[in-house]
The prediction has a mean pLDDT of 81. This is a predicted structure of a 73-nucleotide RNA (transfer RNA) from an uncultured Clostridia bacterium. The sequence was found in a public genome assembly. Its Rfam family is "tRNA". The family's RNA type in Rfam is transfer RNA.
C1' cells in the first nucleotide's frame, strides 16, 4: 500500500427481486409451583457503524469515511 469479508436489540444471529425490521437466549409483569427452575401467556427494547447520493420507497442499490478481521506485498 493492494484486495475481500464482516458491522441489524444487552449477547449470538436471519432479513428473498428494493416494499410497514425479525427469530433464539437474555430482561420486565403475570400464571402454575409450598418456594425455586422448567413450562405457559404478555411486554419493552433497534432506524440497521457515520456521512452523502440514486429512488415514490434503501438494512437491501452507488460513493466516501471509521472499526474488527482475513489474503497478499
Nucleotide at each position: 500500500c493492494g484486495g475481500g469479508g464482516u458491522g441489524u436489540a444487552g449477547c449470538g444471529c436471519a432479513g428473498u427481486u428494493g416494499g410497514u425490521a425479525g427469530c433464539g437466549c437474555g430482561c420486565g409483569c403475570g400464571g402454575c409451583u409450598u418456594g425455586g427452575g422448567a413450562c405457559c401467556g404478555u411486554g419493552a427494547g433497534g432506524u440497521c457503524g457515520g456521512g452523502a447520493g440514486u429512488u415514490c420507497a434503501a438494512g437491501u442499490c452507488u460513493c466516501u469515511c471509521c472499526a474488527c478481521u482475513c489474503c497478499g506485498a